[in-house]
């Protein structure tokens, strides 16, 4: 000093379901309530494949749907890439 690795930010890509029906509000996008249909990629909970230092731990893109979503917007796991941080390995 450079490389992985974690985190936070910027930027790029980013699925799936009613632009559902009724009420109210409101100048209008729209907002609230309720009904039934339905999605899994915020979060969350579950079992457990893997995995580790194997006693015990991490634990999923599975699985559930409380939450959250179901035209655009907006969120968005997860991918790439640029910067700051941090401390492990090599």
């Nucleotide at each position: 000093a450079c490389a992985a690795c974690c985190c936070u930010u910027g930027c790029g890509g980013g699925a799936g379901a009613g632009a559902u029906c009724g009420g109210g509000c409101a100048a209008a996008u729209g907002c609230c309530c309720g009904a039934c249909g339905c999605c899994g990629a915020a979060g969350g909970a579950g079992c457990a494949a893997c995995c580790g230092c194997c006693c015990c731990g991490g634990a999923a893109u599975c699985u559930c749907u409380c939450a959250g979503g179901c035209a655009a917007a907006a969120g968005g796991a997860c991918c790439g890439u640029a910067a700051g941080g941090g401390g492990u390995u090599g």

Glycine riboswitch aptamer from a Hyphomicrobiales bacterium, 90 nucleotides, folded computationally.
Lineage of the source: Bacteria > Pseudomonadati > Pseudomonadota > Alphaproteobacteria > Hyphomicrobiales.
The model forms 91% of the base pairs in the Rfam consensus.